Predicted 3D model of a 1510-nucleotide RNA (small-subunit ribosomal RNA) from an uncultured Alphaproteobacteria bacterium. The RNAcentral record of the sequence draws on ENA. Rfam family: Bacterial small subunit ribosomal RNA.
[in-house]
RNA sequence: GAGAGUUUGAUCCUGGCUCAGGAUGAACGCUAGCGGCAGGCUUAAUACAUGCAAGUCGAGGGGCAGCAGGUCUGUAGCAAUACAGAUGCUGGCGACCGGCAAACGGGUGCGGAACACGUACAGAACCUUCCUUCGAGCGGGGAAUAGCCCAGAGAAAUUUGGAUUAAUACCCCAUAGUAUAUUGAAUAGGCAUCUAUUUAAUAUUAAAGAUUUAUCACUUGAAGAUGGCUGUGCGGCUGAUUAGGUAGUUGGCGGGGUAACGGCCCACCAAGCCUGCGAUCAGUAACUGGUGUGAGAGCACGACCAGUCACACGGGCACUGAGACACGGGCCCGACUCCUACGGGAGGCAGCAGUAAGGAAUAUUGGUCAAUGGACGAAAGUCUGAACCAGCCAUGCCGCGUGGAGGAUGAAGGUCCUCUGGAUUGUAAACUUCUUUUAUAUGGGACGAAAAAAGGGUUUUCUAACUCGUCUGACGGUACCAUAUGAAUAAGCACCGGCUAACUCCGUGCCAGCAGCCGCGGUAAUACGGAGGGAGCUAGCGUUGUUCGGAAUUACUGGGCGUAAAGCGCACGUAGGCGGCUUUGUAAGUUAGAGGUGAAAGCCCGGGGCUCAACUCCGGAACUGCCUUUAAGACUGCAUCGCUUGAAUCCAGGAGAGGUGAGUGGAAUUCCGAGUGUAGAGGUGAAAUUCGUAGAUAUUCGGAAGAACACCAGUGGCGAAGGCGGCUCACUGGACUGGUAUUGACGCUGAGGUGCGAAAGCGUGGGGAGCAAACAGGAUUAGAUACCCUGGUAGUGCACGCCGUAAACGAUGAUAACUAGCUGUCAGGGCUCAUAGAGUUUUGGUGGCGCAGCUAACGCAUUAAGUUAUCCGCCUGGGGAGUACGGUCGCAAGAUUAAAACUCAAAGAAAUUGACGGGGGCCUGCACAAGCGGUGGAGCAUGUGGUUUAAUUCGAAGCAACGCGCAGAACCUUACCAGCGUUUGACAUCCUCAUCGCGGAUUCCAGAGAUGGUUUCCUUCAGUUCGGCUGGAUGAGUGACAGGUGCUGCAUGGCUGUCGUCAGCUCGUGUCGUGAGAUGUUGGGUUAAGUCCCGCAACGAGCGCAACCCUCGUCUUUAGUUGCCAUCAUUUAGUUGGGCACUCUAAAGAAACCGCCGGUGAUAAGCCGGAGGAAGGUGGGGAUGACGUCAAGUCCUCAUGGCCCUUACGCGCUGGGCUACACACGUGCUACAAUGGCGGUGACAGUGGGCAGCAAACUCGCGAGAGUGAGCUAAUCUCCAAAAGCCGUCUCAGUUCGGAUUGGACUCUGCAACUCGAGUCCAUGAAGGCGGAAUCGCUAGUAAUCGCGGAUCAGCACGCCGCGGUGAAUACGUUCCCAGGCCUUGUACACACCGCCCGUCACACCAUGGGAGUUGGAUUGACCCGAAGGCAGUGAGCUAACCCGCAAGGGAGGCAGCUGACCACGGUCGGUUCAGCGACUGGGGUGAAGUCGUAACAAGGUAGCCGUAG
Repeated sequence: GAGAGUUUGAUCCUGGCUCAGGAUGAACGCUAGCGGCAGGCUUAAUACAUGCAAGUCGAGGGGCAGCAGGUCUGUAGCAAUACAGAUGCUGGCGACCGGCAAACGGGUGCGGAACACGUACAGAACCUUCCUUCGAGCGGGGAAUAGCCCAGAGAAAUUUGGAUUAAUACCCCAUAGUAUAUUGAAUAGGCAUCUAUUUAAUAUUAAAGAUUUAUCACUUGAAGAUGGCUGUGCGGCUGAUUAGGUAGUUGGCGGGGUAACGGCCCACCAAGCCUGCGAUCAGUAACUGGUGUGAGAGCACGACCAGUCACACGGGCACUGAGACACGGGCCCGACUCCUACGGGAGGCAGCAGUAAGGAAUAUUGGUCAAUGGACGAAAGUCUGAACCAGCCAUGCCGCGUGGAGGAUGAAGGUCCUCUGGAUUGUAAACUUCUUUUAUAUGGGACGAAAAAAGGGUUUUCUAACUCGUCUGACGGUACCAUAUGAAUAAGCACCGGCUAACUCCGUGCCAGCAGCCGCGGUAAUACGGAGGGAGCUAGCGUUGUUCGGAAUUACUGGGCGUAAAGCGCACGUAGGCGGCUUUGUAAGUUAGAGGUGAAAGCCCGGGGCUCAACUCCGGAACUGCCUUUAAGACUGCAUCGCUUGAAUCCAGGAGAGGUGAGUGGAAUUCCGAGUGUAGAGGUGAAAUUCGUAGAUAUUCGGAAGAACACCAGUGGCGAAGGCGGCUCACUGGACUGGUAUUGACGCUGAGGUGCGAAAGCGUGGGGAGCAAACAGGAUUAGAUACCCUGGUAGUGCACGCCGUAAACGAUGAUAACUAGCUGUCAGGGCUCAUAGAGUUUUGGUGGCGCAGCUAACGCAUUAAGUUAUCCGCCUGGGGAGUACGGUCGCAAGAUUAAAACUCAAAGAAAUUGACGGGGGCCUGCACAAGCGGUGGAGCAUGUGGUUUAAUUCGAAGCAACGCGCAGAACCUUACCAGCGUUUGACAUCCUCAUCGCGGAUUCCAGAGAUGGUUUCCUUCAGUUCGGCUGGAUGAGUGACAGGUGCUGCAUGGCUGUCGUCAGCUCGUGUCGUGAGAUGUUGGGUUAAGUCCCGCAACGAGCGCAACCCUCGUCUUUAGUUGCCAUCAUUUAGUUGGGCACUCUAAAGAAACCGCCGGUGAUAAGCCGGAGGAAGGUGGGGAUGACGUCAAGUCCUCAUGGCCCUUACGCGCUGGGCUACACACGUGCUACAAUGGCGGUGACAGUGGGCAGCAAACUCGCGAGAGUGAGCUAAUCUCCAAAAGCCGUCUCAGUUCGGAUUGGACUCUGCAACUCGAGUCCAUGAAGGCGGAAUCGCUAGUAAUCGCGGAUCAGCACGCCGCGGUGAAUACGUUCCCAGGCCUUGUACACACCGCCCGUCACACCAUGGGAGUUGGAUUGACCCGAAGGCAGUGAGCUAACCCGCAAGGGAGGCAGCUGACCACGGUCGGUUCAGCGACUGGGGUGAAGUCGUAACAAGGUAGCCGUAG
């Protein structure tokens, strides 16, 4: 040392991506009051206009161009003075000679992977101007030259010639040492060469003066200080798809060169030197103190400040000098710019400002030398874009402010809501009072500065010290202080779905947009845009980029490799790493002490100064490092004396598919020959191709060939792995057991390397029976380049040689040690005993189970995946990809090594719950089967689709829409259409005004009607506190509102369907598991049932099941009217008396519980059978529908959010439509007939209904019905007739079946039957002769069949809901179809198989490989050229100083010139490498709804997968 989001339905793990933090030389957006301190071209080391950035010294010199002054002369003037000329006379001083500086300071980061840097050493191999100290010295001469002058050349830059002159410029001579060189000697020391000191001889070498009286300068020597130079150890980048590099290369001898060592250079000799501890090559990079971050270790960076290096337009070169190979010096080459008179010239901002360009981006052509520092000078001083200041910029850090207190009617306004009102903005505002930082104004006003310096003094040998004393401020009238006025001058930015603090409304409607990740947006968006409110930071806030962190996500601290990524296929072995017991030594590692160093700044701590802070000053600590030294002697190393336990050797044994070679055996297969024999055989799911009358298959005998070795055979054996299987022999490897002896750590691992290495494949040769890629044919199929079948070639087998890969797997590297056991098996040994054997023990192998421990879990567990040690290999998200390019290997196939762009937010492991499976087991259901009857064909009815229409209102859509909503559309209903009307409305509440009514009846007019107008008549509201108070009604008006069958059932409530009356669904506590979860609920039985019993880490409980409820079936009791009638009377008649026994009614009970018996089962639950019983195993039926599923249905029952319409999408009315009709489907009715039709007969029910009703009886009508009307508000009256039944007839026909359709005539209902009702009668008499594929219902009072009633309703029923009558058949059984339940298994599914998902093709976009070539860069080899320059040589031309000489001249020395090698640039021809472009081409990735198939996931429908070939 804090974590979070994101893979899943959920979980745990692995693993990536993302976020919260810090930082920044930053940039961009919005905004902006002040101050302090810092910082400010990260890009083009691109190009630069203009100005400035290095000068100074007159106390070195000759001088006098300019300035000032003086002197002299002249002119003017009375003079002052003015003017002119002369004069270096003075102050000074341009240019020049000379000295010093210019090598510092300032800039930049190109190059450079190097002794460049850092650190520590070394120089016995070196230099050092100025400065300090100590010595010595400063004598004598000489010749020139610039300037100036004269004369030229040139446009200019510049330059030539002549004459003359000075010096602290130059030269010569003298002097000279502890200097230099050479040769010796001695002493001391060391580090190999050597060093130091002393000493002798020889040779050589110096100087400059100035001003003034005190100094400065000069020469030489020694020492110091400072600065530099050189060498060495160690340290800090990437790449092996860079493995070999190197000829001055490595060393030597001798020279040259340098301040100095050295191949630094040269000649000769030798052949070395570097490299896997990474040479060489390539790429990148200034290094460090430090900076940022981090708990640290680290990682990243190297702005500002400081140290070092490198560079100065690109390249080369030297000169001068103490110092340079020189930013503001020189020469040459090159590029570029400028000037030009075209002949020639000039230039170098990576100094400060500034300009252009580039760029996302970085400032003023400012002030001053006042301070600090530098150069020169004796000094004054001059110069100084170093520096100090100011300007610009919120670029950063720090500080301050934009007001404080009070103030509730909680104002107005805004926003929101459940809207007469409330909440919030909010003490916020207003208002009252206070303060004045800041800003503004006025006034005062610094420190930085005097220890400096000129000059004077004291003291001192001189400095130093002390003292006197004058002057100097760019910043700046700034900081600071005081006063005045007045809240007066001053707030924004991003955010509010989660991570992450902060929520509502409106708009939008997968659009516009947002987004760091997950993800928001398809009409109720806390995620877009706006608003209100909130949370956050604040003169800033956000965004973007980069970096560290989080990331233990490269793991040293601190990770892993059975299945997640990851153990090389296996062994041998080199380097390396690691290594048993013991003695002594050593001191490399190690530990401790001491010393040196680790610059300053920075960080940290303690103090001080700016009002605080940032900032700054002082002190300390730290700088984890390196070096030197001393000590210790355990451990490691090294050396050494030994040891035997590791390892190996030896002897004796037994086991074994270990290997290689040779030989040999039988069975089977195929083929060949012969015999027997006849029509098929073969093959399959079924077939066909195929073989067979030319004789197959079958069978018998004989022969040939090749390959493989049944049984034995075994989680048995052997081997390093691959792998090895008949038998015999030969050769041969390893392991094991037992034993004593021998060696004495000889060991383990193992990068590279070497060998072995299944199958397939390749080469050569031979071989070839069976099998069998490819291929052919037959099938299958939508297709079938497959699966199946018939054939069949490579190949499979052998020899030799390649290949070198596999899911080469235990997905588990090797070795060693330790850590409970039990049990089997193989090969040996020992001991005991009761000895064909048994027991026990031990070693080595090979299995199973299991403890501790480990593990994400699964699992592993002495054969570890446990605990340790050593060594090797490998991993770091998925895809792209084990691919491309390059290299190596290979005959090829290919193997090996091995990326990137781009793309995704996952990919993955294990386990869990479900769901699913053309997985398994068990079980159930009219699920199948067994039966009976239907539908599908016909006609009609009805619903739907479609079509049509002005409208054919709307909804329902597999099961679970379709005789459904609709328990009944002529108007109404009605929602639809056309037309005509109406607008506070047909309906509710409130307000104002008016009238007291209203209402009913009625006349007439207009109109289709609604409605409008009009006439007459009847009626004349209630309460009361007595008030025209209240209520009620009507009309008119106003606006709030009404109204909507308009939309959204995917915003909802409620209700409903469905799985399914299936037996399930859960909870509490406990237990197990890291967890999701499990257990319970599983198991053995049993049941209709999670029903019950038993067992069990479970024990209990809830919702379901069952029961309780209703009904039917039996009985009892009670009660008998309207019901009933056995007995007794009576009647036409239970009609009446009587009775209530029976039936029945309707209330209460009883009864059934596996209770009893037997069997079975486990002595259970239960099951089977029996008895009894009206009923027997839930007695039949109903009601009752768990948790949930289907975004199932319904906004058109109702309710309701939101949206929409408001003279209309509301309301009213008339008419039409919902009733259409080429067609398709569903559900029904009637049939097709004789189990029937027709006629006759006239028997037996039950449920129900009835007053705007049911209606008897009577009359009329063929009938529907009509008339009249008793009775009945119903066990009383009525609907009410039951029908199938029975008897007769018809006799198999489109009929005496069937009744559609049509014509005619009627009835009823109703305001009204045209569109569009039902019924009756007469006539008509269609299709249809039992129905294809397919499909439905039903298990008993059921199916089938027969009629009856009811709701709705004026009328309308083949539908629906009920009722009873008659009344069957069949169920072996659970293989199959369908549905469901439980357990189990697999899974890549979880929207859950209507799932998931693969590849080609087509289209669009993106990056990338190849590519004829082409363009450019870098680098390299050979050769050519050879500027400047130094070096070497030459130097017949030229030559003041010195020498010789009287001179002429000569000499020494020098210069020009020339020659040579070296060398920059350049050129030619090659090589290597990188990048750009590139017709075409290869694959890859991505992309809501493209095409083709269905490869994988379930036994995925042919198990899948790996290698190889086709």